This is a predicted structure of a 350-nucleotide part of an RNA (small-subunit ribosomal RNA, central domain) from an uncultured prokaryote. Its mean pLDDT, the model's own confidence on a scale to 100, is 85.
Context: one part of a larger RNA
RNA sequence: CUGGGCGUAAAGCGCGCGUAGGUGGCCUGGUCAGUGAGAAGUGAAAGCCCUCGGCUCAACCUAGGAACUGAUCCAAAACUGGUAAGACUAGAGUGUAGUAGAGGGAAGUGGAAUUCCGGGUGUAGGGGUGAAAUGCGUAGAUAUCAGGAGGAACAUCAGUGGCGAAGGCGGCUCCCUGGACUGAUACUGACACUGAGGUGCGAAAGCGUGGGUAGCGAACAGGAUUAGAUACCCUGGUAGUCCACGCCGUAAACGAUGUCUGCUAGCCGUUGUAGGAGCUUGACUUCUUAGUGGCGCAGUUAACGCGAUAAGUCGACCGCCUGGGGAGUACGGCCGCAAGGUUAAAACUC
Numbered sequence: 001c002u003g004g005g006c007g008u009a010a011a012g013c014g015c016g017c018g019u020a021g022g023u024g025g026c027c028u029g030g031u032c033a034g035u036g037a038g039a040a041g042u043g044a045a046a047g048c049c050c051u052c053g054g055c056u057c058a059a060c061c062u063a064g065g066a067a068c069u070g071a072u073c074c075a076a077a078a079c080u081g082g083u084a085a086g087a088c089u090a091g092a093g094u095g096u097a098g099u100a101g102a103g104g105g106a107a108g109u110g111g112a113a114u115u116c117c118g119g120g121u122g123u124a125g126g127g128g129u130g131a132a133a134u135g136c137g138u139a140g141a142u143a144u145c146a147g148g149a150g151g152a153a154c155a156u157c158a159g160u161g162g163c164g165a166a167g168g169c170g171g172c173u174c175c176c177u178g179g180a181c182u183g184a185u186a187c188u189g190a191c192a193c194u195g196a197g198g199u200g201c202g203a204a205a206g207c208g209u210g211g212g213u214a215g216c217g218a219a220c221a222g223g224a225u226u227a228g229a230u231a232c233c234c235u236g237g238u239a240g241u242c243c244a245c246g247c248c249g250u251a252a253a254c255g256a257u258g259u260c261u262g263c264u265a266g267c268c269g270u271u272g273u274a275g276g277a278g279c280u281u282g283a284c285u286u287c288u289u290a291g292u293g294g295c296g297c298a299g300u301u302a303a304c305g306c307g308a309u310a311a312g313u314c315g316a317c318c319g320c321c322u323g324g325g326g327a328g329u330a331c332g333g334c335c336g337c338a339a340g341g342u343u344a345a346a347a348c349u350c
């Protein structure tokens, strides 16, 4: 280098955007770099390989052939490439009319509940557990009534429902804003796909500065349990959880399944859309289309399973794997305030 792989055995970067590079629709002319064909006074000899022969065999030696996959020259023009004039519309995109949506950001606002505060009624318990106790309560608790304060989360609707590239997103109103889908048509005319580096986003926890703190609650304290109990259970409770700005950059970041494109039986749900068709004119049926689920043929798979949302089948590009442990560690580099992250071995051992 070739060959094999990546749902669960080792293996898809957490997810986008995008540079270089790789790859790339249809038509025409010309070119001949690739490509295929031919030629020859080319590719030293020996060696390797094949065949015959010589030393009794072999090693060894002799002869012939093949090979030397190439270079050179000549010619071909279908395909790939480069080139010219551009032409085209099936890829991609733009306009136009609509549609659905917890997509994102900012501001405002609502009710239920918990807690606390002052007040009324009221009296001895209340709370908690397997059972208890700590803690709370005659300085009037728990319960109950109206009032006030404040923070956080939004019951029902709610749905293998929706939206988003992923992380993720759920009260209501308004403002700003991204994307998707559908219909008819007009326009641009290959503008495309992927993407090493790069760059942006990225749950929770954690960190810095300042605020906020109702509930919950690492740490911590006490009560239980227990042989012990640095736990599970109970009573409290600080960081944190919340907000603003800035870091961190990791997760079973999972569909454990990279992105893009074409093709390949059916059946049953469900969300959005528009138009056509049908009739029994209806919250109707059916066809087309974009999602999202359940079965299932062919095919595929070691099996489980997957099965038009493929793990089937054809292609483009990237990433990654190569026995277990040592180890996602050491050292070095880069990043970080730190915690640490990322890149990433070897000895040794089975």
Stems, first nucleotide, its partner, number of pairs: 004321003007304002012318001014201004021194003025088001027086001028084002031081001033080002035076001038073002042070001049065003053061002091191001092188004096183004103177003107173003110154001115149003119145003125136001162169002206247006215241002220236004258317003262313002266295007274288005279282001299306002323350003332343004